[in-house]
RNA sequence: AGAGUUUGAUCCUGGCUUAGAUUGAACGCUGGCGGCAGGCCUAACACAUGUAAGUCGAACGUGAAAGCUUUUUCGGGAGUUAGUAGAGUGGCGAACGGGUGAGUAACGCGUAGGAAUUUACUUAGGAGUGGGGGACAAUUCGAGGAAACUCGGGCUAAUACCGCAUAUGUCUUACGGGGUAAAGUGGGGGAUCUUUCGGGGCCUUGCGCUUCUGGAUGAGCUUGCGUCGGAUUAGCUUGUUGGUAGGGUAACGGCCUACCAAGGCGACGAUCUGUAGCUGGUCUGAGAGGAUGAUCAGUUACACUGGGACUGAGACACGGUCCAGACUUUUACGGGAGGCAGCAGUGGGGAAUAUUGGACAAUGGGUGCAAGCCUGAUCCAGCCAUGUCGCGUGUGUGAAGAAGGCUUUCGGGUUGUAAAGCACUUUUAGUGGGGAAGAAAAGCCUGGGGUUAAUACUUUUGAGUCUUGACGGUACCCACAGAAGAAGCACCGGUUAAUUCCGUGCCAGCAGUCGCGGUAAUAUGGAAGGUGCAAGCGUUAAUCGGAAUCACUGGGUGUAAAGCGUGCGUAGGUGGUUUGGUAAGUCAGAUGUGAAAGCUUUGGGCUUAACCUGGGAACUGCAUUUGAUACUGCCUCACUGGAGUGUAGUAGAGGGAAGCGGAAUUCCACAUGUAGCGGUGAAAUGCGUAGAGAUGUGGAGGAACACCAAUGGCGAAGGCAGCUUUCUGGACUAACACUGACGCUGAGGUGCGAAAGCGUGGGGAGCAAACAGAAUUAGAUAUCCUGGUAGUCCACGCUGUAAACGAUGAGAACUAGUUGUUGGGAGCAUCUGGCUCUUAGUGGCGCAGCUAACGUGAUAAGUUCUCUGCUUGGGGAGUAUGGCUGCAAGGUUAAAACUCAAAGGAAUUGACGGGGGUUUGCACAAGUGGUGGAGCAUGUGGUUUAAUUCGAUGCAACGCGAAGAACCUUACCUGCCCUUGACAUCUUGGGAACUUUCUAGAGAUAGAAAGGUGCCUUCGGGAACCCAGUGACAGGUGCUGCAUGGCUGUCGUCAGCUUGUGUCGUGAGAUGUUGGGUUAAGUUUCGUAACGAGCGCAACCUUUGUCCUUAGUUGCCAGCGGUUCGGCCGGGGAUUCUAAGGAGACUGCCGGUGACAAACCGGAGGAAGGUGGGGAUGACGUCAAGUCAUCAUGGCUUUUAUGGGCAGGGCUAUACACGUGCUACAAUGGGCGGUACAGAGGGAAGUCAACCCGUGAGGGGGAGCCAAUUCCAUAAAACCGUUCGUAGUCUGGAUUGCAGUCUGCAACUCGACUGCAUGAAGUCGGAAUCGCUAGUAAUCGCGGAUCAGAACGCCGCGGUGAAUACGUUCCCGGGCCUUGUACACACCGCCCGUCACACCAUGGGAGUGGGUUGUACCAGAAGUAGGUAGUCUAACCUUCGGGAGGACGCUUACCAUGGUAUGGUUCAUGACUGGGGUGAAGUCGUAACA
Repeated sequence: AGAGUUUGAUCCUGGCUUAGAUUGAACGCUGGCGGCAGGCCUAACACAUGUAAGUCGAACGUGAAAGCUUUUUCGGGAGUUAGUAGAGUGGCGAACGGGUGAGUAACGCGUAGGAAUUUACUUAGGAGUGGGGGACAAUUCGAGGAAACUCGGGCUAAUACCGCAUAUGUCUUACGGGGUAAAGUGGGGGAUCUUUCGGGGCCUUGCGCUUCUGGAUGAGCUUGCGUCGGAUUAGCUUGUUGGUAGGGUAACGGCCUACCAAGGCGACGAUCUGUAGCUGGUCUGAGAGGAUGAUCAGUUACACUGGGACUGAGACACGGUCCAGACUUUUACGGGAGGCAGCAGUGGGGAAUAUUGGACAAUGGGUGCAAGCCUGAUCCAGCCAUGUCGCGUGUGUGAAGAAGGCUUUCGGGUUGUAAAGCACUUUUAGUGGGGAAGAAAAGCCUGGGGUUAAUACUUUUGAGUCUUGACGGUACCCACAGAAGAAGCACCGGUUAAUUCCGUGCCAGCAGUCGCGGUAAUAUGGAAGGUGCAAGCGUUAAUCGGAAUCACUGGGUGUAAAGCGUGCGUAGGUGGUUUGGUAAGUCAGAUGUGAAAGCUUUGGGCUUAACCUGGGAACUGCAUUUGAUACUGCCUCACUGGAGUGUAGUAGAGGGAAGCGGAAUUCCACAUGUAGCGGUGAAAUGCGUAGAGAUGUGGAGGAACACCAAUGGCGAAGGCAGCUUUCUGGACUAACACUGACGCUGAGGUGCGAAAGCGUGGGGAGCAAACAGAAUUAGAUAUCCUGGUAGUCCACGCUGUAAACGAUGAGAACUAGUUGUUGGGAGCAUCUGGCUCUUAGUGGCGCAGCUAACGUGAUAAGUUCUCUGCUUGGGGAGUAUGGCUGCAAGGUUAAAACUCAAAGGAAUUGACGGGGGUUUGCACAAGUGGUGGAGCAUGUGGUUUAAUUCGAUGCAACGCGAAGAACCUUACCUGCCCUUGACAUCUUGGGAACUUUCUAGAGAUAGAAAGGUGCCUUCGGGAACCCAGUGACAGGUGCUGCAUGGCUGUCGUCAGCUUGUGUCGUGAGAUGUUGGGUUAAGUUUCGUAACGAGCGCAACCUUUGUCCUUAGUUGCCAGCGGUUCGGCCGGGGAUUCUAAGGAGACUGCCGGUGACAAACCGGAGGAAGGUGGGGAUGACGUCAAGUCAUCAUGGCUUUUAUGGGCAGGGCUAUACACGUGCUACAAUGGGCGGUACAGAGGGAAGUCAACCCGUGAGGGGGAGCCAAUUCCAUAAAACCGUUCGUAGUCUGGAUUGCAGUCUGCAACUCGACUGCAUGAAGUCGGAAUCGCUAGUAAUCGCGGAUCAGAACGCCGCGGUGAAUACGUUCCCGGGCCUUGUACACACCGCCCGUCACACCAUGGGAGUGGGUUGUACCAGAAGUAGGUAGUCUAACCUUCGGGAGGACGCUUACCAUGGUAUGGUUCAUGACUGGGGUGAAGUCGUAACA
């Protein structure tokens, strides 16, 4: 510090996810030790049991017992225990310590201040502590009660209680005065006094007591500032705000009461509502911030819930009290008892949190003079990997790289120096032994000091002595034995370090995100290996970070989310130049504070670390104070540049009102006139013989204003257009004068605000939602047509929204140019017209800059300043609900649950378009011949079958694999057999191999018989072959062409496809390859930020067409000779031909066009002319195209079978459908007869001549030929004759019968051919559709491969030999450029809505049930305060009657709680219902993207 994820790719916007740190954690797996810390976050739920606050005999009166001793008359007594235990009176404490966070949004907390207070114990000081009195507990005697406890009578003490005296003081006062205290007790003591002989007075001392003044500490009160969310909470308040008087309090105060006034708070957020203890700190972060408030510390509130007071220095009191309520418990039913949010512990809740432990040894607290006692505070121990820190689980050596595991390309690799083995060590755990510190005191003894009359007492400070440890025989140390007891968890597709095998087969499962899994899963499960961390490791939850993703530091708003439709203007914010002052902001210094702990730094102590500890820094803050005065603020003297006013002008559809005008539409009347008009893609509805439409004249009425007219003008925006008048707003220009910052923006507020719509009243020509009809269509609630009502118009009122857009808030300043245009001004000139400058608008282009890009660019989206609105992923949703508003329709403000990992912007490359341009092709057109109809052949589908083997399926499957299924082939079916196998290698044993015959069987096979003994040899044996056996293995036309290689098809012989360097762009990419021409061509030329290059094109290759050279056998024969008349022979080397090599054609030449190019057009010459004709040749790629059945091959599968052998059958079936062909339908023909002319091939298990036989297929025969020699082999159409005469025929030949031929072991299923006989459909073929542009189509025959036989197919060959192409509008395919796109699986794309089904959350809903709260009223416990003389009454007074005072009772006020009534608010629930979301396949349409 980043990374993943939207796309085919890119940049951006933007969300989601992740790596880090952390935790009072929990869960899963695992677990050796120690140190230090931590441990109910949930039910402030309920609690059994024990314990957590007592202490003091030196305040007081009392006062046992057991036991022991002794005595006894056995009843007991005495002593001791013991003035002990115990309770009581009294004092102090119990208000601390400990717990919890329910309540509380508050002076509760934090921080800094303040004054009107108090403070037990403590401290300093002043003064005092005299003298009396009456009671009540305990106790005793009775009484009641189940108990708790209570009542009555009697006795008694005090540091308990009450007067009196005194008053330094203190309080009060009208300044005369008045009020107001106290308590004793312990130790010691010389003289002296007293005595009941215990003691006391007296002195002294300690501890107390009273009062006052200070201090310290603690507490109360008060103020400034800070302290969460909601405005879908906007108004709240009557003791409320203030005053006066009184009361009350420790104290100020509406704290309370009476009266008076009408205030107080609030947009700087009152009130209401939700949530929450606050802080130091903690976690995170670079910081600013964000989150949090366990442990520790400060503070606060609470103590079963609610209320109340009492006591006290302090409480409205956790372990006190009273009342009410709920709950628990007890009861004799009358009544009682209780409060763990103290420590342990229990139940419950929960994912989840410990022992009913030890000790007061230390630290601290209470009490006491003290010893001491108490102390679940505390210190320790126990449990828990909850966290953190440290240590260990060994160390060295050790290659045969062991065994085993895993894997493998079978060679190996890996686990791995890892183990074993050898040598060594012993931390730790274990056993044994030793053994601290934490302890200071107190007590005793003894010095010095204080006090004192004193050497007592007492106190303080030294020395000595004697003891005090829960933890715990712990830390630590030593010894002993032995590698001995001690490693797991997660992950391994990317993010993110780390990979292979097997299982599984969109199943099981994984997953934080993107996403894996449909038979080769690095993603699931297991294993091996690896990576990371380690006594832990992962997961989950939560917080911060990354997130600049709420942006103060530090974001945005033209198109991604986001500028209010637009003005005016309040508060607020902000503001030109200048003088002086002030010192609020600002800056500097000082002081106080900012608790401690923590963080940080530097030392120290535990072996180290964590941890503990000393010192420092820091605590960014607040307050006080002293200065500074530039800037801001405030006050003030001025200024003119901002703003405004005045004067004179200018332009304008700026606004309101009134009037006027012409053209046109429609309607009405009349006239002329006759059959149509109108409308559409085409029609129809409609109008018209009752006279339309057309034409003319006149009239009526409403609405809108042609030309001018313009990226022209005006206005804030919406918007504004005939002309005239009138009223009125703003802008601009020029020059001067005046005011003197008066300015800008603008939350709320308020005005204006298109169209549609609403209300009332008018108006209504045209147009026209709704509606009707006619068409279109599968439908057509649309489009189109004919009609047509609201409305459109006017007046008044409402509505308040628009893609109200420049998708761009307002104002100010600055920052290159250039060119139009509107309004004004100035200058110059050749003065009607031109040029220059300037200003206010309005446009185009464009530099810098900005921008994600597009773009913007002085009219900024540039650079700055001020103010304001708005935004924070998509959907849900601009919706629900609530409020406001409206007559309504609606508007405005405006969520959440749930759901997704995206949604989006700009640009790029493709693809696509019923977008555009251009171009090409037998693509269309122009022709020609077919197919589709018939019969047959052949292939396919379907069906059938035991099997009809398998594959190929739009073009690009279908006479295709198959260049040839009777057996074989053959893969299929049935049946019969074989199991190391028909085939390969190795191994063992035997045997030559092999040949012949017989028997059984359908055959495979089985059995029997006979013949035969080979080759090489170093004599051991070996090689080939056969048989048998064992196991490794063979075998598979079994599956996967979507695991593959190879081969092939197709777009397409289309002209394209790329690359290096450079340049442009943030980038994907672009450029080049585009553009103007041209070409069959990305062929070529010119231009050009491109310049080159490659694969394709072309050429090179082959064939054909002309000529030449060379060579003449098997070919040829012009001339010469011979001849059996056949190039047959001699010969020839000319010709044909053969087969080698050359020549030739290149837009080379001429003319024209073109841009001086490329090229095109025409011509000449030439055998051939613009690629001469044909062939081979197929770029990058596309289609998961085809083929696992040509072959090869991964994986899977099978192994007495899915392998192998054999026989028979099937692949040849047959209602039907389709493709490809053949033959025809006839006279351009059929039949018969005659006559001619090819090319290219093939031939030894071959081709087969002559000749003979047969009607023929063919048979016999046997010559030649291994081929320019021989054979197949007569080419056929054609031509010459003749016949048939338009008919189902002398056409056509299917089908069928009989008889044959050939091949072959074998023609039944199931061959071809021949002869005779038979003689079907068919008379040129619907919709539709195919081929072909020249030696082509059409037509005619010939040959070959396969092959025993079996072509109408296929591949070749020649013969005869046409027609047409104006042209590119249209159909189809393709190329290039451009454009749009929401497509990229790429239009066979994407995608919308209703309906149906399932699930989810949510709104409405008659209501129902809770919580909370307001208002009014009723009742009102305990308590306090007031009143009261009903009852009772020790201290004081008394005139002895009583009084004062007190208690109880009664009553009034306040009030908890309860009740009644009625509202608000919130939560839950509700028949039914509304929309929303999600879901692989549903239905209906096709709205959007071209």